[in-house]
RNA sequence: CUCUUAUCAAGAGUUGGUGGAGGGACGGGCCCUAAGAAACCCAGCAACCUAUAAUGUUAUUUUUAAAACAUUAUGUUGGUGCUAAUUCCCACGGAAGAACAAUUCCGGGAGAUAAGAA
Numbered sequence: 001c002u003c004u005u006a007u008c009a010a011g012a013g014u015u016g017g018u019g020g021a022g023g024g025a026c027g028g029g030c031c032c033u034a035a036g037a038a039a040c041c042c043a044g045c046a047a048c049c050u051a052u053a054a055u056g057u058u059a060u061u062u063u064u065a066a067a068a069c070a071u072u073a074u075g076u077u078g079g080u081g082c083u084a085a086u087u088c089c090c091a092c093g094g095a096a097g098a099a100c101a102a103u104u105c106c107g108g109g110a111g112a113u114a115a116g117a118a
Stems, first nucleotide, its partner, number of pairs: 002117007013042001016041003022032003027090003043083003048079002051074008087110001092107005
């Protein structure tokens, strides 16, 4: 970098420290920012994988155990991730809206994260 699956309306610094001008992916908008941006450290949030526990299924057989899978719970080991605004909003297609438009809904695309594969 490519592919598959799942999730993306919740949560976490409104005065933590260093730093010193940008940032919100891209285009258009609209915002944040010297009352301090990015980045790093610390702190915190969450529960994707992992860990632990419970229940169920495979499950039939005389019985038991192991193992695998699923669901739930905890936040406790490790791997990530995240901590303005719904992924900040829109973009492409369709439906409702008598026409144009506002607006609402559905789907797709793009993106982010996790797990897996090539």